[in-house]
RNA sequence: GACCUCGUAGCUCAGCUGGAUAGAGCGACAGCCUCCUAAGCUGUAGGUCGGCGGUUCGAAUCUGCCCGGGGUCA
Numbered sequence: 001g002a003c004c005u006c007g008u009a010g011c012u013c014a015g016c017u018g019g020a021u022a023g024a025g026c027g028a029c030a031g032c033c034u035c036c037u038a039a040g041c042u043g044u045a046g047g048u049c050g051g052c053g054g055u056u057c058g059a060a061u062c063u064g065c066c067c068g069g070g071g072u073c074a
Stems, first nucleotide, its partner, number of pairs: 001073007010026004019057001028044005050066005
């Protein structure tokens, strides 16, 4: 330098043949339970889906460029 792949909640990820409220598990916090803790149960908060544009009635999803991680080749 060329190409491939990944980037979504604090962490690990799903969702990516575009369809309308963005989810799961773990973790955090609160409550219930318990003499207390742990476990268990219930609930709550937490995301402008890496950034900026484009296409579209509608974009996490398609597309251009850029940024970052990993890989192959030179």